Bacterial RNase P class A from a Sphingobacteriales bacterium, 348 nucleotides, folded computationally. Taxonomically the source falls in Sphingobacteriales (Bacteria, Pseudomonadati, Bacteroidota, Sphingobacteriia). Its Rfam family is "Bacterial RNase P class A". Its family is annotated with tRNA processing, ribonuclease P activity and dimeric ribonuclease P complex in the Gene Ontology. About the family: Ribonuclease P (RNase P) is a ubiquitous endoribonuclease, found in archaea, bacteria and eukarya as well as chloroplasts and mitochondria. It is annotated as a ribozyme.

């Protein structure tokens, strides 16, 4: 220098004229300020806010699960530990990726096919005894060899045995008890005790922790208008009905409630953007993040506002348009700039 991967930022810009929406000033005319995103998407997680008159208990249901920190909270983020995978190195080290990371000696279930057998089995072969001319058969022993399979009773070596087996020994493995050292901790190292027929809990389940619900078409207010009407059922203190995820108990309100049929209206205001806010600097921290100083005010439409024309620049412009708001997660994304890692080439 080139290529690939990953991350961060950006996401066409400037000038002029006319136009759209909104805010401020103004009697008005008019003047001035501002105007879609990093994901505005998905509606997956959490909240702010509003309502459910004022309280509660239980069951069910749902979420979560290594340690510490951060944060309003989050299945978020940061750091650390551990398992697994890959690469390099070579003797236990480093880097990257990824993890829905409590429990299988509480219980239940499942592990197809193949195989003798998938949780107490013997197919081929082995050994002992007996029968038999032989082939072979019967009884007993064994699970070390072979086969099947994803997985078949902790691995290798030696001794031992009728043949074998942790039967014995040496060196290892997994889980576990205890102790020492280091660490806030998860854990790591060393030593030691005990055991070693498996796996599976995004299978049911057990254990620990946690959780009210609904949703801006929430909710509150104003104006206009009507029917102060009809039928039926239940009820009026022996309490119908109501109290916004499901059920039960309990508590409270209560004289009307519910269903059918019918009539009137559907217009406006608030919620609506000053906030867990943005930007810049300092300090603390490995970091996420916190704190402090300064500064800024950056959309509020309501069938839905940013468009048109002309010129210039260039990266020739991808994915794509707010509807109560905020913090995350996931998905889509042309090109440009910067940084890191890996490979390769050339030169010094």
């Nucleotide at each position: 220098g080139c290529u690939g991967c990953a991350a961060a930022c950006u996401a066409a810009g400037c000038u002029a004229u006319c136009g759209u929406c909104u805010c401020u000033u103004g009697u008005a005319a008019a003047a001035g300020g501002g105007a879609a995103g990093g994901a505005a998407a998905g509606u997956c997680c959490g909240g702010a806010c509003a309502g459910c008159a004022a309280a509660g208990g239980g069951c069910a249901a749902c979420c979560u699960a290594c340690c510490g920190g951060u944060g309003a909270a989050a299945a978020g983020c940061c750091g650390g530990g551990g398992a697994c995978u890959u690469u390099g190195a070579u003797a236990a080290c480093a880097a990257a990726g990824c993890c829905a990371c409590a429990g299988a000696c509480a219980g239940u279930g499942c592990c197809a096919c193949a195989g003798a057998a998938a949780a107490u089995u013997a197919c081929u072969a082995c050994c002992a005894u007996g029968u038999g001319c032989a082939a072979a058969c019967a009884u007993g022993g064994a699970a070390a060899a072979g086969g099947u399979g994803a997985a078949a009773a902790u691995g290798u070596g030696a001794g031992g045995u009728a043949a074998g087996a942790g039967c014995u020994c040496a060196c290892g493995g997994u889980u576990u008890u205890u102790a020492a050292u280091g660490g806030c901790a998860a854990c790591a190292u060393u030593a030691u005790u005990a055991a070693c027929g498996g796996g599976u809990a995004a299978a049911c389940c057990u254990u620990g922790g946690g959780u009210g619900c609904u949703g801006a078409a929430a909710u509150g207010c104003c104006a206009c208008g009507u029917a102060u009407a009809g039928u039926a059922a239940c009820g009026c203190a022996u309490g119908a009905g109501a109290a916004c995820g499901g059920c039960c108990c309990g508590u409270u309100c209560a004289a009307g409630u519910u269903a059918c049929a019918g009539g009137g209206u559907a217009g406006g205001c608030a919620g609506c953007u000053a906030c867990a806010g943005g930007u810049g600097g300092g300090c603390a921290g490995u970091a996420a993040u916190g704190u402090u100083c300064a500064u800024c005010g950056c959309a509020g439409a309501u069938a839905a506002a940013u468009g048109a024309u002309a010129g210039c620049u260039c990266a020739c412009g991808a994915c794509a348009g707010a509807a109560u708001c905020c913090g995350g997660c996931u998905u889509a994304c042309a090109g440009g700039u910067u940084u890191g890692c890996a490979g390769u080439u050339u030169u010094u």